The RNA shown here (c-di-GMP-I riboswitch aptamer) has 92 nucleotides and comes from a Nitrospirota bacterium. Of the family's consensus pairs, 100% are formed in the model. The source organism's lineage runs through Bacteria, Pseudomonadati and Nitrospirota.
RNA sequence: CUCUGCUCAGAGCAAACCGGGGGAAACCUUGGGACGCAGAGCUACGGGACUAAGUCACCCCCAUGGUGUGAUACGUUUGCCGAGCCGCCAGA
Numbered sequence: 001c002u003c004u005g006c007u008c009a010g011a012g013c014a015a016a017c018c019g020g021g022g023g024a025a026a027c028c029u030u031g032g033g034a035c036g037c038a039g040a041g042c043u044a045c046g047g048g049a050c051u052a053a054g055u056c057a058c059c060c061c062c063a064u065g066g067u068g069u070g071a072u073a074c075g076u077u078u079g080c081c082g083a084g085c086c087g088c089c090a091g092a
Base pairs, nucleotide, nucleotide: 002092003091004090005089012037013036017032018031019030020029021028022027035079041085042084043083045082046081047080048077049076050075054072055071056070057069058068059066060065
């Protein structure tokens, strides 16, 4: 340096769910809580997924407008996959 995670050490993170806060929502955050994780460390860069406030089209309405339908990410997700960066222990 590369590969591997059967074994050892010391750590680390924290799903669902519940309480507080934020958000239109997806979801985020904080406290509790542990399903799991050898990169479940960092970066939304590529793909996927989720949401649709706004926007556009349509529909309704005399009109302001609408609790309506469809599309759309500039929103979210790195605990969906890939990529980049950095990194603990052990073995080969």